RNAcentral holds the sequence, with entries from Rfam. Predicted 3D model of a 113-nucleotide RNA (Glycine riboswitch aptamer) from Paraburkholderia caffeinitolerans.
[in-house]
């Protein structure tokens, strides 16, 4: 969280973006390059606490030196945390594979924090 059924497993439906270029060796396939793309999968956005460092206010000091409160910014760490948003790590850019979702069918107790 779902019994109007969980993982699962089969079938049908799926979008986008070069059939780029060079080498290895024709091709697949690897590598390099340059140019897209989000819908496999991941990962971020906010909160909250700590902890340094800058600045500003107020207080306290022998008004020197510094100290203690309060706010703001940056960083860095821990938790908690969503997507069909963002990223473009991965992964993909003729066919083919693949592929969030969705539907049908099966299945009978599992998913996830």
């Nucleotide at each position: 969280g779902c019994g109007a059924g969980a993982a699962c497993a089969u079938c049908u439906g799926g979008a986008g973006a070069g059939c780029g270029g060079c080498g290895c060796g024709c091709a697949c396939g690897c590598g390099c390059c340059c140019a897209c793309c989000g819908a496999a999968g991941g990962a971020g956005a906010u909160u909250u606490c700590c902890g340094u460092g800058c600045c500003g206010g107020c207080g306290c000091g022998u008004c020197c030196a510094g100290c203690g409160c309060c706010g703001g910014c940056a960083c860095g760490g821990a938790a908690a945390g969503a997507a069909a948003c963002u990223c473009u790590c991965a992964g993909g850019u003729a066919c083919a594979u693949g592929g969030a979702c969705a539907g049908a069918u099966g299945g009978g107790g599992c998913a996830c924090a």
The source organism's lineage runs through Bacteria, Pseudomonadota, Betaproteobacteria, Burkholderiales and Paraburkholderia. Its mean pLDDT, the model's own confidence on a scale to 100, is 75. Rfam family: Glycine riboswitch aptamer. About the family: This family represents the bacterial glycine riboswitch.